[in-house]
RNA sequence: AUGAGGAUCGCAAGAGAGCCUCUGCCCUUCGGGGCAGGGCGCCGAAGGGGCAAGGCGCAUCGCGUCGAAUCUCUCAGGCAAAGAGGAUUGCGGUCGGACA
Repeated sequence: AUGAGGAUCGCAAGAGAGCCUCUGCCCUUCGGGGCAGGGCGCCGAAGGGGCAAGGCGCAUCGCGUCGAAUCUCUCAGGCAAAGAGGAUUGCGGUCGGACA
C1' cells in the first nucleotide's frame, strides 16, 4: 500500500563572516584592478570530528562499546557585490516497498 522512512532529479526560497595586510606575476585610463601564495582576524548551514541521557557487555562500585543535534571543534570549506556553494523548507517527478 490512494505507497511511509530513505535515496535521487528539477523548480522556488535560503544565513553568517576583513572591499584587512604583505609578496610575486599580469593589466592599467597611472586612479587602480585581477590572479596565485603567505600573515593576522573572523563565519557555520556542504562534508568531517567530538559528546549527554540512556542501552548493551564484562573480569562489576569500575572498564569497554553503541549513542543526537541547528550543540560543539573549525580539519575541510567559506568571509564586498556578483557568481558558485549552502543545512533546511515547499512543490513536482523517479527509484523503492514498510527495512518506519